[in-house]
Context: one part of a larger RNA
């Protein structure tokens, strides 16, 4: 200098406290560990792996496993050589497919010919040289990416102090969310961060409006206006700032996004891509059929339900928003207890369709019980979607009706349109969310404080640590 301290001051985060609602208990889907298994491909491992890559494992995807099979090769260029009823198309036959095999029909392009005659090109076949690796090495890398942390820091240049490392700047004293900003100071500046410039949401004006029933409005698409501690009052040092208070759709950073500074873990990825080396070349490459990645004594993580009356059932009745659709969304109408099925108009979309939001509300039953609670499991019977739903998809009916009566040490998330419930959409996708990623409706409780727990930032002190 740094790092470290159960050394000290000061400061700041949903870090403690005060609250709300959870998790750890029980059923169930997920992932993850073990374990088995011919294989349960790999990768990810304290925060910062574990519903993590994977925004979708029946083939397929796929990398793994057993069995069939190819071998210049599924896929690229080069060179040499060769066949000519060639390329192309492939009938019979072997075959689980792939491959294998070869009658029939049978061309293209350029030049040339009575002619498919000749010569070339493509294309075929053969040989070379090479492709080809999800094959090791993230500790050889690029490239992205996590993480302290949106913390407030990290530096440079001239001076100037020290023999040097190095200090100083970036030490005071106020303030700030802030290395913000005043103030002081042998330091004067200055970069990279911060803030601001960027989208958005909230109010006004204004311009345009078709497809919104609309010359106002609502709505959508621009422009612009507005908020600046600007005004009045206190307090500090006539500073920077605070505290209050008008006006004001918004007030002291107005709320939400995006933006991650020098760095740090030889963090994490060679399986997204790329790439050094190193291995392999009748195989660690490539083609196919089945299987597995879906196993199961158990542990552990992250969810979905519940365990009831603030509830559960019936029955009317109200009121979003974001999105998305032509191999596609599908109104209406009929059938059907229902998943659905049949016809089918409209719509490449502010038009038409997904799409009646659900909790709220009214009403009327159940009366505290393992129940009209809960909804595993497990039989039948059908729907859907795909060549195919046995391994291994989701949906409906009807039957069965398991454990659970608030869940121990111990542990998570939230500060306001949150947290807590409620439901909609997208993505990927033939098909399959309780996962993701957005969208609204309902809308609390709490913060005395900073003693203490945990992470950070200054400044100071100690060190036998580097």
């Nucleotide at each position: 200098u740094g790092a470290c301290g159960g050394g000290g001051g000061c400061c700041c985060g949903c870090a403690c406290a005060a609250g709300c609602a959870g998790c750890g208990g029980a059923g169930c889907g997920u992932g993850u560990g073990g374990u088995u298994u011919a294989a349960u491909u790999c990768g990810a491992u304290g925060c910062a792996a574990c519903a993590c890559g994977a925004a979708a494992a029946a083939c397929c995807u796929c990398a793994c496993c057993a069995g069939g099979g190819u071998u210049u090769g599924a896929c690229a260029u080069g060179u040499c050589g060769g066949a000519a009823g060639u390329a192309g198309c492939g009938a019979a036959c072997c075959g689980a497919a792939a491959g294998g095999g070869a009658a029939a029909c049978a061309a293209a392009c350029u030049g040339u010919c009575a002619a498919g005659u000749c010569a070339g090109u493509a294309g075929c076949c053969g040989a070379u040289a090479c492709a080809g690796g999800u094959g090791c090495u993230g500790c050889a890398u690029g490239g992205c990416u996590g993480u302290c942390g949106u913390c407030a820091g990290c530096u440079c240049g001239u001076g100037c102090c020290g023999u040097g490392a190095g200090g100083u700047g970036u030490a005071u004293g106020g303030u700030u969310a802030a290395g913000u900003c005043c103030u002081g100071c042998a330091a004067c500046g200055a970069g990279c961060g911060c803030a601001a410039c960027c989208c958005u949401c909230g109010u006004g004006g204004u311009u345009a409006g078709u497809u919104g029933a609309a010359u106002u409005c609502u709505c959508u698409a621009g422009c612009c206006a507005g908020a600046c501690c600007g005004c009045c009052c206190c307090g500090c040092a006539a500073a920077a700032c605070g505290g209050g208070g008008a006006g004001g759709a918004a007030g002291g950073u107005g709320g939400g996004g995006a933006u991650g500074a020098c760095g740090u873990c030889a963090a994490g990825u060679c399986a997204g891509c790329a790439u050094g080396g190193c291995c392999u070349u009748u195989a660690u490459a490539c083609c196919c059929u089945g299987g597995g990645c879906u196993a199961c004594a158990c542990a552990c993580a992250c969810g979905c339900u519940a365990c009831a009356a603030u509830g559960g059932g019936u029955g009317g009745u109200a009121c979003a928003a974001u999105g998305g659709g032509u191999a596609g969304c599908a109104a209406c109408a009929a059938c059907g207890c229902g998943a659905g099925u049949u016809g089918a108009a409209g719509c490449c979309a502010a038009u038409c369709c997904c799409u009646u939001a659900a909790a709220a509300c009214c009403a009327u039953c159940c009366u505290c019980a393992g129940u009209u609670c809960a909804g595993a499991u497990u039989g039948c019977a059908g729907g859907c979607u795909g060549a195919a739903a046995c391994u291994c998809g989701c949906c409906u009916g009807c039957a069965u009706g398991a454990a659970g009566u608030a869940g121990g040490a111990g542990u998570u998330g939230c500060u306001a349109g949150u947290a807590a419930a409620c439901g909609c959409a997208a993505a990927u996708c033939a098909g399959c969310a309780u996962g993701u990623u957005g969208c609204g409706u309902u809308g609390a409780a709490u913060a005395c404080g900073u003693u203490c727990u945990c992470g950070g930032g200054c400044c100071u002190u100690g060190u036998a640590c580097a």
Small-subunit ribosomal RNA, 3' major domain from a Dehalococcoidia bacterium, 466 nucleotides, folded computationally. The prediction has a mean pLDDT of 82. NCBI's taxonomy places the organism under Bacteria, Bacillati, Chloroflexota, Dehalococcoidia.